Predicted 3D model of a 130-nucleotide RNA (TPP riboswitch aptamer (THI element)). The sequence was found by an Rfam model in a public genome assembly. Rfam family: TPP riboswitch aptamer (THI element). Rfam describes the family as follows. Vitamin B(1) in its active form thiamin pyrophosphate (TPP) is an essential coenzyme that is synthesised by coupling of pyrimidine and thiazole moieties in bacteria.
């Protein structure tokens, strides 16, 4: 000299999962009992749960409203803003686990939310060029 990183200011973007026990909602089945219509025990399935414990993980549900089958809305923590934050293929493939998680592929994929300030007149790092 140029050109980043840290940081600071506003603005944006984003996700909430899995195991157990609880409790629920619908199905299937259909005993006691009953002359009969009924009756719904025990069992078995799918589902849901902002309820308890744990586990991964920055974050797995903190606060406030309005629903009362279970969701929606608002801020709050956290994470991220040219990219592995998140999405999408993907109810995806391998290993590996009860399952998630993790590890590798898919992946030089296909989307994805930014600006100014700072560094930069001297003392914060790190790059390149003379």
């Nucleotide at each position: 000299g140029c050109u980043g990183a840290a940081c600071g200011a506003c603005a944006g973007g984003g996700g909430a999962g899995c195991g157990c026990c609880a409790g629920g909602a619908c199905c299937c089945c259909g005993a006691a009992g009953g002359c009969a219509g009924c009756g719904g025990a025990c069992g078995g399935g799918u589902c849901c749960c902002a309820g308890g414990c744990g586990c991964u993980g920055a974050g797995a549900g903190u606060g406030c409203g309005g629903a009362c089958a279970a969701c929606c809305g608002c801020a709050g923590a956290c994470c991220c803003u040219c990219g592995a934050a998140c999405c999408u293929g993907a109810u995806c493939c391998g290993g590996c686990u009860c399952a998630c998680a993790c590890c590798g592929g898919c992946g030089u994929a296909g989307g994805g939310a930014g600006u100014c300030g700072g560094g930069c007149u001297u003392c914060u790092c790190a790059g390149u060029c003379c």